The RNA shown here (small-subunit ribosomal RNA) has 1548 nucleotides and comes from a Candidatus Auribacterota bacterium. Its mean pLDDT, the model's own confidence on a scale to 100, is 84.
[in-house]
RNA sequence: AGAGUUUGAUCCUGGCUCAGAACGAACGCUGGCGGCGUGGAUUAGGCAUGCAAGUCGGACGAGAAUCGUUGCUUUUGAUCCUUCGGGUGAUGAAGCAGUGAGGACAGUGGCGAAAGGGUGAGUAACACGUGAGUAAUCUGCCCUUAAGUUGGGAAUAACAACUCGAAAGAGUUGCUAAUACCGAAUAUGAAUAGUUGGUGGCAUCAUCUUCUAUUCAAAGGUGGGGACCUUCGGGCCUGCCGCUUAAGGAUGAGCUCGCGGUCUAUUAGCUUGUUGGUAGGGUAAUGGCCUACCAAGGCUGUGAUGGAUAGCCGUCCUGAGAGGGUGGUCGGUCACACUGGGACUGAGACACUGCCCAGACUCCUACGGGAGGCUGCAGUCGAGAAUCUUUCGCAAUGGGCGAAAGCCUGACGAAGCGACGCCGCGUGAGCGAUGAAGGUCUUCGGAUCGUAAAGCUCUGUCACAUGGGACGAAACGUGCAGGUGUUAAUACCAUCAGUACUUGACGGUACCAUGAGAGGAAGCCCCGGCUAACUUCGUGCCAGCAGCCGCGGUAAUACGAAGGGGGCAAGCGUUGUUCGGAUUCAUUGGGCGUAAAGGGCGUCUAGGUGGCUAGUUAAGUUGGAUGUGGAAGCCCGCAGCUCAACUGCGGAAUUGCAUCCAAAACUGAUUAGCUUGAGUUCAGGAGAAGGGAGCGGAAUUCUCAGUGUAGCGGUGAAAUGCGUAGAUAUUGAGAAGAACACCAGUGGCGAAGGCGGCUCCCUAGACUGAAACUGACACUGAAGCGCGAAAGCUAGGGGAGCGAACGGGAUUAGAUACCCCGGUAGUCCUAGCAGUAAACGAUGGGUACUUGGUGUAGGGGGUAUCGACCCCUUCUGUGCCGAAGUUAACACGUUAAGUACCCCGCCUGGGGAGUACGGUCGCAAGGCUGAAACUCAAAGGAAUUGACGGGGGCCCGCACAAGCGGUGGAGCAUGUGGCUUAAUACGACGCAACGCGUAGAACCUUACCAGGGUUUGACAUGUACUGGACAGCCUGUGAAAACAGGUCUCUCUUCGGAGUCGGUACACAGGUGUUGCAUGGCUGUCGUCAGCUCGUGUCGUGAGAUGUUGGGUUAAGUCCCGCAACGAGCGCAACCCUUGUUUUUAGUUGCCAGCAUUUCGGAUGGGCACUCUAAAGAGACUGCCGGUGAUAAACCGGAGGAAGGUGGGGAUGACGUCAAGUCAUUAUGGCCCUUACGCCCUGGGCUGCACACGUGCUACAAUGGCCGGUACAAAGGGUAGCUAAACCGCGAGGUGGAGCCAAUCCCAAAAAGCCGGCCCCAGUUCGGAUUGGAGUCUGCAAUUCGACUCCAUGAAGCCGGAAUCGCUAGUAAUGGCGCAUCAGCUACGGCGCCGUGAAUACGUUCCCGGGCCUUGUACACACCGCCCGUCACAUCACGAAAGUUGGUUGUACCCGAAGUCGAUGAUCUAACCUUCGGGAGGAAGUCGCCGAAGGUAAAGCCAAUGAUUGGGAUGAAGUCGUAACAAGGUAGCCGUAUCGGAAGGUGC
Repeated sequence: AGAGUUUGAUCCUGGCUCAGAACGAACGCUGGCGGCGUGGAUUAGGCAUGCAAGUCGGACGAGAAUCGUUGCUUUUGAUCCUUCGGGUGAUGAAGCAGUGAGGACAGUGGCGAAAGGGUGAGUAACACGUGAGUAAUCUGCCCUUAAGUUGGGAAUAACAACUCGAAAGAGUUGCUAAUACCGAAUAUGAAUAGUUGGUGGCAUCAUCUUCUAUUCAAAGGUGGGGACCUUCGGGCCUGCCGCUUAAGGAUGAGCUCGCGGUCUAUUAGCUUGUUGGUAGGGUAAUGGCCUACCAAGGCUGUGAUGGAUAGCCGUCCUGAGAGGGUGGUCGGUCACACUGGGACUGAGACACUGCCCAGACUCCUACGGGAGGCUGCAGUCGAGAAUCUUUCGCAAUGGGCGAAAGCCUGACGAAGCGACGCCGCGUGAGCGAUGAAGGUCUUCGGAUCGUAAAGCUCUGUCACAUGGGACGAAACGUGCAGGUGUUAAUACCAUCAGUACUUGACGGUACCAUGAGAGGAAGCCCCGGCUAACUUCGUGCCAGCAGCCGCGGUAAUACGAAGGGGGCAAGCGUUGUUCGGAUUCAUUGGGCGUAAAGGGCGUCUAGGUGGCUAGUUAAGUUGGAUGUGGAAGCCCGCAGCUCAACUGCGGAAUUGCAUCCAAAACUGAUUAGCUUGAGUUCAGGAGAAGGGAGCGGAAUUCUCAGUGUAGCGGUGAAAUGCGUAGAUAUUGAGAAGAACACCAGUGGCGAAGGCGGCUCCCUAGACUGAAACUGACACUGAAGCGCGAAAGCUAGGGGAGCGAACGGGAUUAGAUACCCCGGUAGUCCUAGCAGUAAACGAUGGGUACUUGGUGUAGGGGGUAUCGACCCCUUCUGUGCCGAAGUUAACACGUUAAGUACCCCGCCUGGGGAGUACGGUCGCAAGGCUGAAACUCAAAGGAAUUGACGGGGGCCCGCACAAGCGGUGGAGCAUGUGGCUUAAUACGACGCAACGCGUAGAACCUUACCAGGGUUUGACAUGUACUGGACAGCCUGUGAAAACAGGUCUCUCUUCGGAGUCGGUACACAGGUGUUGCAUGGCUGUCGUCAGCUCGUGUCGUGAGAUGUUGGGUUAAGUCCCGCAACGAGCGCAACCCUUGUUUUUAGUUGCCAGCAUUUCGGAUGGGCACUCUAAAGAGACUGCCGGUGAUAAACCGGAGGAAGGUGGGGAUGACGUCAAGUCAUUAUGGCCCUUACGCCCUGGGCUGCACACGUGCUACAAUGGCCGGUACAAAGGGUAGCUAAACCGCGAGGUGGAGCCAAUCCCAAAAAGCCGGCCCCAGUUCGGAUUGGAGUCUGCAAUUCGACUCCAUGAAGCCGGAAUCGCUAGUAAUGGCGCAUCAGCUACGGCGCCGUGAAUACGUUCCCGGGCCUUGUACACACCGCCCGUCACAUCACGAAAGUUGGUUGUACCCGAAGUCGAUGAUCUAACCUUCGGGAGGAAGUCGCCGAAGGUAAAGCCAAUGAUUGGGAUGAAGUCGUAACAAGGUAGCCGUAUCGGAAGGUGC
């Protein structure tokens, strides 16, 4: 970065498709390891279970188990003493009282629970992003500063007792504490009200200050301690934590504003607390936030309101960028927490794991009543293509509480599962050619898999085993000794550095070492083109593939398999989605004459854009600075994990927004001017410009009258029609309506539609000229408004002609048409409606610029003049040709489609469809606006080459015409079709099959049929084994083939064997089986037509063109001239054969002029002159003359010549066409058969006959037939042959055998002709079919099925309908002769030969075929083309439809929970006051407003569905026609009206 796909090819337009990257993916096949990430996108569906928010005893009361301790009492009683009565009293036990530790369960109180975690339903909004504001605000914990922390009081949980309840739970009475609650004091101060004086600002105001009045605080806990005091508790001092007030900070939050980011106008109007004001309420705070009153506002085309969709952003993906898409993980923010409503508490909530109410759902229940909310982490069900463990740990990081230890933490850290993604590694390395085996292919030689394997030598990553073994840990705390601070203090406390101890879920993990062994580790997709990679087999439009084009119907690189190859790789493909490619919505960066696309035209509003000069300003613009643009991400650098992914650090970037300063060129704003844009005035001339009124003549028709008579009219031809009741024609008079000949012109006017006799009136515009005036007043123009052909509609007139519909006549297969005769609406006028056209220059308007030429219309000027005759010049319009340039091309080209600017309209593949629905306009017809589903891979523009045309021009041909003779009718022959058959073998089918393959079917041929046989074969080659035979001969059976038997028994030899033949077995033979659409070769045909091409050059973007066209000429692309062509090739012509004239050479078998002989026959001698034979030459070339023509080519005429303009004939067939013909001549690929589809044999068939066609023969007769006589050829053939003479037979023929391998002999007689005779127009003396009889010949054989002869028989037929064939000179016609094939022949066929021997051609209009040029084309399989519509069938999507169902929205009304607020509060009431009565204050309860859910009613919108119905789309072979494409056979098309099975017809 492009590629494929419209065409026969080309360029363009234009869509579709592909290659790339990406993903929270899914599916298919496969799957070794690790690291890092990531994982419910669908049902914001329902949830079992466990856990996810607690903590503080250094706030408080109580306090179980347990462990102490003090005092007292009782008791025990050691020891000692003793007066022996006892005393003492250690120790233990028990009890009581106090106190300490301990701390479960629960409670009061404080803080937290508003964080963290989840989700994206709602939300189009100040929700988010960004930047501001808050002089309109709040802020717990934290930090700083200042000042305090005095002194009292009343209760209440817990607890105890009692009571109710199934439970959840609740009530009553009694006791008690606080850092819980409440007064009082004090007031650094704060708040409120008033007040003094300053400062500042951004409007309200902010801030500082003076004075006065009023109001407002607090709580304790704990550590240590020398004096002094003490009730021995402590006071007091001091530290820490806490508490209160105030100010400030930090953090967080609230509110407001500018700007920014979806679709829809088939949503155009919305709004009543709505917009504003005043007052009040409410809030932390502004505010209709709420209430009352007042005013009537507010929003909207820069899109209000409504509808649809959606969390937003940093980012992420893609892209060169601009953009487009996206919002998962991570981060910021918002919203939500079963659904809806509500408040409470609090610094903060209207609160995910709080409360109240309503609803749905689930669970428990003793039926009375209760409980619950995973969109926290795991997990489960459901739906789904689809998304994980009911794990470990608080070790780290972070959070809550606490003075702290610590506790809690599904945040988090980890592990697990999933190839879901990214990254890394491995599945081994080296050597190794008998190129192994095997697979596959094969041209059978080989090639390939392939150094690949095996084998040898190594290595050891990963995995495995064994052993060692981390980083992440820093602390907090405690102990020790020390410094500093605080303090009265060496205490306590705080702090600092040091030292010791203690803490790891992951995890015995990462990592390291050792060990063994190539061992355990490769798949997936693709291979027709795009797109890297090819063969074989199978299949046979089947099965299947396919992203697009497209593959598959017997040789498939496209299906399936295999071998091989290509790509990627633990993955590979597919599907889905996004961007890209797509400049295919185009800002960068597109278009609108013909491809899609200029509004039918004007006018004007908003809007957009706007001339010259100067000043001011600074909104845009430019520069600088400042703030911000979070982190992460992207990019760059460095660094850490072995690398990478990943991560850390730094930088850059963040294109933006805001503020300030500066500049002043440009744009804007504003001020002052200017005149060139624009306009006004004046003077002129031009015009089918518009409207109204009047007038005119010609024509048509009608009426009347005259003349006049039989037709008129109409057509391709006719008919309908009119006319003897007098038409048509003609003359005169009159009436009516419509339209205005000539002039008339790519002339004029108008915005377009459009406008045409003349005159008058009214109105508009443009143009020219010269000055003056205004001073940018301009251009464009969404909406809006107006005009707007024809047809059409409404109402009223009018109506001559024309004329949809309709009637009739023709045409036709039909003819709802074209043609003809009539004819109504309409066409005309008036007043309205309608608003469309191929309303076109298929070209919107304006301005400016850019070489020219030539017409024409209207003005002006100059020159010149008799003259405005010419000429020059200028302005405005209107044409043609053309520079540059543009364009895909065609073309456009100062009247642009060129170069630019401004404004408007419109386009984005074809069909569906300008359709449906909705809206709107209309009386209607209908107009305007204007989709989707579905379907196709094209649709299209311009040009090119062909082909074709019931297009044109030129030309040729026995093409027509002019002639001659035929065919078609008859009989026969022959071929074909059809029919028949056991078989009637196969092929050939318009010309170009049909007397063709077949130059010869009785057997053979022969391929067909029936029957009988045979299986290495009738034929070829090879191998192995075997035999010496086989053959022949004989016999038997048989239709034969064949079989059986008998006889006979090989050759050579170096003795090894070889040859030959037979048998057996195997390879193989064989096939007229199939495919001529797999082929070679050969052939036919266009066509002996004059064409078909190439090289180089040139032109064209290209296909292509040129050359090859043009002017002449020719049989000819033959030649000449001209020419961007110059040359060349295959064809034409010539060269070849033959024939026509002649020369030379030669002279047997040919010939005989002269000579001789003669049996009179060139027979003989002789000769080679002639004929002839056969070889070589000559000759003809438009060479010569004249004319015409361009002086050329050439043509015409002439001379000479045997022959004259290619002399006649033949051979010779360009590039190509017809898938033309042939697989049955042969060859040949593939397929098929192999005791048969091969081979042999006998017989039959190819000859079959109601019929049809082709090609011929013979005739129909007198230009003839018959009989007799008589003349003249050429070319051939002959030894398995031709056969003479002679004889026999009427004859076919027989006998016979001379001669001849041929210029010698034979076939062999030529016939028509000529001479003579007969017949006399008839089914005959024409004609000969058919049949009977008798024969001949060939052959093994003549019945099916031969030919010929003789006798007899004597059919049809008297010249042939429609139609059709051949031939232009030695031709047609006519006459005979020969040959091939062949035993014979159905030959009348075919191929040749000679004899006799015409007629006609004016000419190219027509038919057929062909050549060249040109034109149109929607054809390219090429007119046997293409193609339109109805109808019928099938399928699909959509519209309408009586309705039905569901959802949703707002409105009105009813009911009204919880709850705030308000009112009330007769009931209740601890703290404070009290004069003790009570009061202040508070509360329950009740009421009111609002209010969710619910109900009712009438509506709107959306969706689904609906008998039936409408058109649409699609579908190898349906029906009817033929509309369109060529002049498409009536040119087509547009609008409209009308009619018709349908395409469509007709009118305007």